c-di-AMP riboswitch aptamer (ydaO/yuaA leader) from Desulfocapsa sp., 135 nucleotides, folded computationally. It was read from a public genome assembly, where an Rfam model found it.
RNA sequence: UUCAAAUUGUAGCCGAGAUCCGUUUAUAAACGGAUGCGGGGGACCCAAGUAUCCGGGGCGUAUUCCUCAUCGAGGAUAGGGCACUUUCAAGCCCGAGCCCGUCAGCUAACCCCGUAGGCAUUUGGAAGGGCAAUG
Numbered sequence: 001u002u003c004a005a006a007u008u009g010u011a012g013c014c015g016a017g018a019u020c021c022g023u024u025u026a027u028a029a030a031c032g033g034a035u036g037c038g039g040g041g042g043a044c045c046c047a048a049g050u051a052u053c054c055g056g057g058g059c060g061u062a063u064u065c066c067u068c069a070u071c072g073a074g075g076a077u078a079g080g081g082c083a084c085u086u087u088c089a090a091g092c093c094c095g096a097g098c099c100c101g102u103c104a105g106c107u108a109a110c111c112c113c114g115u116a117g118g119c120a121u122u123u124g125g126a127a128g129g130g131c132a133a134u135g
Stems, first nucleotide, its partner, number of pairs: 006134005012119003018035007036115006046105001055103001056100004064076005079094004084128007
């Protein structure tokens, strides 16, 4: 200097919602650009073959049913989440909300939009990795 078994410690979550560069600026912050990630529109072909107020459609896990009748609440349910990843078991939680505006099936080229917000960690078994220290 290089390599390795083993030991100890360690990693925030939901969500697409992150990184880099530049300008203004005292920092922050604002604005712009690019990349990455996410979403929408949009041909032939294919599908649909009835629709046009019982309007229709999009994002999202958040859909559907029942009960009360107090218009709001409760119960269940498709589906979704739980801390490095996968899997098994148990347990816990969510099962909302918002948008377009008469209009959109799929869809290459092409065009457009977003890059928020909210929060705090669940145990056990098996397997497999990342980082750091010792070695």